Predicted 3D model of RNase P RNA and transfer RNA as a complex of 453 nucleotides.
RNA sequence: CGAGUAAGCCAGAUGAUCGCGGAUGCAAUGCCGAAAGGCUGCAUACGAGGAAAGUCCGAGCUCCAUAGGGCAGGGUGCUGGGUAACUCCCAGUGGAGGCAACUCUAAGGAAAGUGCAACAGAGAUAUACCGCCUAAGUUAAUUGCUUUGGCAAUUAACCGGCAAGGGUGGAAAGGUGAGGUAAGAGCUCACCAGCGAUUAGGUGACUAAUCGGCUAUGUAAACCCCACUUGGAGCAACACCGUAUAGAGGAGAAGUACUUUAGAGGUACAGCGUCGGCCCGGCGUCUCCCGGUAGGUGGCUUGAGCCAUACAGAAAUGUACGGCCUAGAUAGAUGAUCGUCAAAUACAGAACUCGGCUUAUAGACUUGCUCGUUUA
RNA sequence: GGGGGCGUAGCUCAGCCGGUUAGAGCGCAUGCUUGACAUGCAUGAGGUCAUUGGUUCGAUCCCAACCGUCCCCACCA
Numbered sequence: 001c002g003a004g005u006a007a008g009c010c011a012g013a014u015g016a017u018c019g020c021g022g023a024u025g026c027a028a029u030g031c032c033g034a035a036a037g038g039c040u041g042c043a044u045a046c047g048a049g050g051a052a053a054g055u056c057c058g059a060g061c062u063c064c065a066u067a068g069g070g071c072a073g074g075g076u077g078c079u080g081g082g083u084a085a086c087u088c089c090c091a092g093u094g095g096a097g098g099c100a101a102c103u104c105u106a107a108g109g110a111a112a113g114u115g116c117a118a119c120a121g122a123g124a125u126a127u128a129c130c131g132c133c134u135a136a137g138u139u140a141a142u143u144g145c146u147u148u149g150g151c152a153a154u155u156a157a158c159c160g161g162c163a164a165g166g167g168u169g170g171a172a173a174g175g176u177g178a179g180g181u182a183a184g185a186g187c188u189c190a191c192c193a194g195c196g197a198u199u200a201g202g203u204g205a206c207u208a209a210u211c212g213g214c215u216a217u218g219u220a221a222a223c224c225c226c227a228c229u230u231g232g233a234g235c236a237a238c239a240c241c242g243u244a245u246a247g248a249g250g251a252g253a254a255g256u257a258c259u260u261u262a263g264a265g266g267u268a269c270a271g272c273g274u275c276g277g278c279c280c281g282g283c284g285u286c287u288c289c290c291g292g293u294a295g296g297u298g299g300c301u302u303g304a305g306c307c308a309u310a311c312a313g314a315a316a317u318g319u320a321c322g323g324c325c326u327a328g329a330u331a332g333a334u335g336a337u338c339g340u341c342a343a344a345u346a347c348a349g350a351a352c353u354c355g356g357c358u359u360a361u362a363g364a365c366u367u368g369c370u371c372g373u374u375u376a
Numbered sequence: 377g378g379g380g381g382c383g384u385a386g387c388u389c390a391g392c393c394g395g396u397u398a399g400a401g402c403g404c405a406u407g408c409u410u411g412a413c414a415u416g417c418a419u420g421a422g423g424u425c426a427u428u429g430g431u432u433c434g435a436u437c438c439c440a441a442c443c444g445u446c447c448c449c450a451c452c453a
Stems, first nucleotide, its partner, number of pairs: 001372008010363001012341007020047002023044005030039003049347001053358002056356005061234004068280004073230005078092005093107001094105004108225002113223002115219003129166002131162003137158009174192006193215001195212007238298004249289004255269005271285004291452003305324003309320004377449007386402004395433001404420005427441004
């Protein structure tokens, strides 16, 4: 210098003028509304994001029972740690990719059981189509020997042996080499892969060495098994105030038994409801249609908050101390114009709040590391 | 804002627990029938299974991300 890789940071700046939002202070005590409640002027400081997005996870908060028991269902799935919690984060282990820095990894169990493996192929979870062999056995033929009983050799067929090679396939039953054999084969041996045991190291996943038997298809983002875990709904939750003839109108359910003269009431059971299913248990008493009003306040932003320093830790993170307050709307504010900075602005706009993940994103900057080339 | 569903031919829909070739009706095109048309009959075309990745030997189907579209949720209560 070029190529790459990982991490971090910014997300136009500044000045002027006009405008918008809520907050605080001051002024006015007026106006709107049936009420609850709201409105005006001036000043002051403040006023979108790294993703505010997708709503994919986890929580806070609220209601349903304090969130209960069992089954079914859902979720997670290497190890250790972090956290309020997580499917997240950090560090490691195994595997895959890359020359490397480094990156990716839904990564328990297929030797509990079941299912599936189309097409092709002889054969798909145990096979023999082509092929290799004729050692053993049977038969036949030929030749030789012969004591005429047979014996030996060769060839062919049968019965057989084999799973090395061919071909099919994603997958054909450990791989390579040597020995061995009739031909072959973990049949034997060496190395490698896999499995089991022992020993050593490590908190652990696991790793290494030695020994052993000689080999076990894939699929669990198929059912399933194992371990852990899991109640539902969501701020349009929920609480309060208020308007309308207004807890008004119509339909359905309001059962059975006991108690009681009867009614009302009570008790037990049943029904229904209690926001996915079933059983139990608890609590409650309703459901649907039509209609009316579409008003206000709280919830709402001080919070697992942000910044700086120190300490602990390998890191995620934690602890201590100090400082800071930084949008809260409800038709929904955060904008416009001009000047300067050489020029220019991507993805995109809070809606109860946090922690993550994922996706979108112009341009600029910083640092570590790797590879290549050149020079010293 | 919150929650749920659906994307398969031009339109409306099937396709069940993954298996060779994704079907149906209407519509469309061509031919026959008719003097001509409608009807009828015959034949045919037309599909990135919304998109992109992953799991698997193999995906419309299983998993994830992303895009589009539809529906529901106020107070009286």
Rfam match: Bacterial RNase P class A. The coordinates come from a structure-prediction model, not an experiment, and the mean pLDDT is 76.